[in-house]
Context: one part of a larger RNA
RNA sequence: CCAUUGUUAAGGAACUCGGCAAAAUGACCCCGUAACUUCGGAAGAAGGGGAGCCUACGAAAGUAGGCCGCAGUAAAGUGGCCCAAGCGACUGUUUAUCUAAAACACAGGUCUCUGCGAAAGCGCAAGCUGACGUAUAGGGGCUGACGCCUGCCCAGUGCCGGAAGGUCAAGGGGAAGGGUUAGGGGGGAGCAAUCCCACUCGAAGCUCCGAACUUAAGCCCCGGUGAACGGCGGCCGUAACUAUAACGGUCCUAAGGUAGCGAAAUUCCUUGUCAGGUAAGUUCUGACCCGCAUGAAUGGCGUAACGACUUGGGCGCUGUCUCAACAAUGGACUCG
Numbered sequence: 001c002c003a004u005u006g007u008u009a010a011g012g013a014a015c016u017c018g019g020c021a022a023a024a025u026g027a028c029c030c031c032g033u034a035a036c037u038u039c040g041g042a043a044g045a046a047g048g049g050g051a052g053c054c055u056a057c058g059a060a061a062g063u064a065g066g067c068c069g070c071a072g073u074a075a076a077g078u079g080g081c082c083c084a085a086g087c088g089a090c091u092g093u094u095u096a097u098c099u100a101a102a103a104c105a106c107a108g109g110u111c112u113c114u115g116c117g118a119a120a121g122c123g124c125a126a127g128c129u130g131a132c133g134u135a136u137a138g139g140g141g142c143u144g145a146c147g148c149c150u151g152c153c154c155a156g157u158g159c160c161g162g163a164a165g166g167u168c169a170a171g172g173g174g175a176a177g178g179g180u181u182a183g184g185g186g187g188g189a190g191c192a193a194u195c196c197c198a199c200u201c202g203a204a205g206c207u208c209c210g211a212a213c214u215u216a217a218g219c220c221c222c223g224g225u226g227a228a229c230g231g232c233g234g235c236c237g238u239a240a241c242u243a244u245a246a247c248g249g250u251c252c253u254a255a256g257g258u259a260g261c262g263a264a265a266u267u268c269c270u271u272g273u274c275a276g277g278u279a280a281g282u283u284c285u286g287a288c289c290c291g292c293a294u295g296a297a298u299g300g301c302g303u304a305a306c307g308a309c310u311u312g313g314g315c316g317c318u319g320u321c322u323c324a325a326c327a328a329u330g331g332a333c334u335c336g
Stems, first nucleotide, its partner, number of pairs: 001331008010322002014320001019317001028050004036041001038145001052067006068072001080315007087307002092104002108143007120129003146302004151232003156229002158225005165220003171214002177208004183201003186197004233251005260294001261291001272288005
């Protein structure tokens, strides 16, 4: 010097991002216990007191008296507590090996699909799960106890329904055209029979191409649908101080944000302003509303209980600190 441990005057969080760490509290018995509340809780709330041994009485519990010590749950083990706010209702689950949470799940809510050889899923199939279940069932999506609620927009996208018209594939259909050539015509050679030609016309058959017409879903089209994906305005003027604008005008839109909440896990300006707490408070709490850029199951706002969650304050307590000291053990160091 390092690690682990113990003690410490006075102060007591002045330390620090932050009481991190440590200290403190502690079992049992008795008294006592607030707001709030879903009446169960909160609660071990908080806050106090007791305890050994001997004698007497007593069935015991215990009561009274006495004795010793600094100390009687004499050691060990054995909750610190309170106030306020955010988030998540809760118990649970999770990144084995840097994140345990406000993330996931959850009971509850709601939408949607599915009539049974169900939907959905796995598999090439057979087959299997669903389920030896049957809509009080099963699958999928979103939300997430409970309480009060959940506004407007269907123009776009999606989904559902509709079928008159438009468009529209393969298939059906087979107009027209092309190729091929028996044959005809033309030309040439030859007396002729006949032969030749990269000339021309051309039936049937075969073949190539193929119009009209016919024809489903889909799309266009017509409706519905938001606890479907989503969206939810601007400018100007106006009241007898001023300020503000209940009111009016105008433009645009599918409709222009309702209730609630609001400098918020959301507020840039911003340490907004006011109030509280402090001697002093960029954090915190209560208000205000000018919401850069809140808002209703991508749920909104509350909420008792719960939380190794996050934030602010307080009591107790302390070597966290002012400011360090001493000691023990094991290392380090020296020798072997």
The prediction has a mean pLDDT of 88.
Large-subunit ribosomal RNA, domain IV from a Bacillota bacterium, 336 nucleotides, folded computationally.
Rfam family: Bacterial large subunit ribosomal RNA.
The organism belongs to Bacillota, within Bacteria.